[in-house]
This record gives sequence, C1' cells and structure tokens, in this order.
RNA sequence: CGUCGUCAGGGCGACGUUAAACAGGCCUCAGGCCCUGAGCGUCCCUCGCAUCCAGCGAGGGGGUGGCG
Repeated sequence: CGUCGUCAGGGCGACGUUAAACAGGCCUCAGGCCCUGAGCGUCCCUCGCAUCCAGCGAGGGGGUGGCG
C1' cells in the first nucleotide's frame, strides 16, 4: 500500500494477490467481530410457483442481548 471479516465511514483483526480465519475482549443470539447509518443475509407472517421433500419469487413485520 492492497485485499478480506454484508455495504459506507470509523474501530478491532488477518493475510500478501488470496479471500480465507481457530483472529477480531468474554458469554449469548437465528441475527453475520464492534459502533453509527443502512436493511444485503438471518428470523416471523401472508400470497404465489412448485408441491413427496427441498427450494424459488413478491409483499409485510422486525432488526441479538448482557458484562468488561
């Protein structure tokens, strides 16, 4: 300097062309490392496709918690 841990900014951490991870204080949660904003994923409901299961689409709701 670049890339990555949903996106932007910041933090924490990792790796070196790769995009993962046993890292990211501890536990917890389906809720993704954290904060702010977002509302991508996740969760619930309705309708439709399909219909054995599984899965897909649209709409609505909501948006881990506690401690340090």
Molecule: Pistol ribozyme
Organism: unclassified sequences